This is a predicted structure of an 82-nucleotide RNA (c-di-GMP-I riboswitch aptamer) from Pseudomaricurvus alkylphenolicus. Its mean pLDDT, the model's own confidence on a scale to 100, is 78. Lineage of the source: Bacteria > Pseudomonadota > Gammaproteobacteria > Cellvibrionaceae > Pseudomaricurvus. It was read from a public genome assembly, where an Rfam model found it.

RNA sequence: UCCUCGAACGGGCAAACCCGUGGUAACACGGGGACGCAAAGCCAGUGCCCUACCCCGAGUGGAGGGUCGAACGGUUACCGAA
Numbered sequence: 001u002c003c004u005c006g007a008a009c010g011g012g013c014a015a016a017c018c019c020g021u022g023g024u025a026a027c028a029c030g031g032g033g034a035c036g037c038a039a040a041g042c043c044a045g046u047g048c049c050c051u052a053c054c055c056c057g058a059g060u061g062g063a064g065g066g067u068c069g070a071a072c073g074g075u076u077a078c079c080g081a082a
Base pairs, nucleotide, nucleotide: 005080006079012037013036017032018031019030020029021028022027035069041075042074043073045072046071049066050065051064055062056061
């Protein structure tokens, strides 16, 4: 120095719920709030899941949309004990 790992230090993020805004909706954003998280940073690539406003449709479906704090995968990264 790198990989793996995760004690300590310094910190970081922010579930449910509430309020406001946008949206047909799923949901997203902002504020409050903390269940938790060693990638709970980023990416919709794969399948799973969610959504009925428009279109197709016999529909339990397709297309479009959403979800990375569900999984796998990709990528970047603070600290330095065993």